[in-house]
RNA sequence: GCGCCUGUGGUGUAGUGGCAACACGAAAGCUUCCCAAGCUUUAGAUGAGGGUUCGAUUCCCUUCAGGCGCU
Numbered sequence: 001g002c003g004c005c006u007g008u009g010g011u012g013u014a015g016u017g018g019c020a021a022c023a024c025g026a027a028a029g030c031u032u033c034c035c036a037a038g039c040u041u042u043a044g045a046u047g048a049g050g051g052u053u054c055g056a057u058u059c060c061c062u063u064c065a066g067g068c069g070c071u
Base pairs, nucleotide, nucleotide: 001070002069003068004067005066006065007064010024011023012022013021018054026042027041028040029039030038047063048062049061050060051059
C1' cells in the first nucleotide's frame, strides 16, 4: 500500500427495516444479629458523519478504532 472481518450499557452476547433483549456487574429497598445467598425495583448502550426509506442496530457511502491475510 491492497483486500477481508468486527464495532450494541461497566463486561460478555442476542437482535433478517417497525417499542433495543438476556446474563453478569452497579445502585436502592426487603430479608438477616452481621456477612453471604435470595427477592423486588431502578439507572445504564447501537463507534462517528451522511444517504435511501413513512420508518435504519439492520441497507448504501465515507470516516475512525481493533483484528486477520497478501505484498
Annotation: This is a predicted structure of a 71-nucleotide RNA (transfer RNA) from a Planctomycetaceae bacterium. Taxonomically the source falls in Planctomycetaceae (Bacteria, Pseudomonadati, Planctomycetia, Planctomycetales). The coordinates come from a structure-prediction model, not an experiment, and the mean pLDDT is 83. Rfam family: tRNA. Rfam classes the family as a transfer RNA.